RNA sequence: CAUAAAGUGAACUAGGGUUCCGACAGCGCAAUGAAAAUGUGGCUGUGCUGUGACCGAGAGUUUACGGCUCAAUUGAGCUACACGGAGGGAUAAAAGCCCGGGAGGU
Numbered sequence: 001c002a003u004a005a006a007g008u009g010a011a012c013u014a015g016g017g018u019u020c021c022g023a024c025a026g027c028g029c030a031a032u033g034a035a036a037a038u039g040u041g042g043c044u045g046u047g048c049u050g051u052g053a054c055c056g057a058g059a060g061u062u063u064a065c066g067g068c069u070c071a072a073u074u075g076a077g078c079u080a081c082a083c084g085g086a087g088g089g090a091u092a093a094a095a096g097c098c099c100g101g102g103a104g105g106u
Base pairs, nucleotide, nucleotide: 007065008064009063010062011061012060015055016054020052021050022048023046024045025044026043027042028040029039031038032037066079067078068077069076070075081101083104087099088098089097
């Protein structure tokens, strides 16, 4: 920019891991010190129940816009239903994210 109609966006939640921040452990470094320790915040490791941050639902919540029908005035109604692998993908990594209202089932 174009596109949309079991439409799109936003906020949040279930859930998720570990780039960053934090926490913990170890190592290192300057000074003090007999040593322990204190300090600094450099390196490595650990998802680790974080009054940080991040990702986040078709079948979760709320809300806005939109759509359809009626009316003809700043309106009214509707926006239903929905069991679901394995495997793969992105991101730092993972997930109810994406493939996917998929395969399959009723």

This is a predicted structure of a 106-nucleotide RNA (Guanidine-I riboswitch aptamer) from Acinetobacter gerneri DSM 14967 = CIP 107464 = MTCC 9824. Rfam family: Guanidine-I riboswitch aptamer. Gene Ontology term of the family: regulation of gene expression.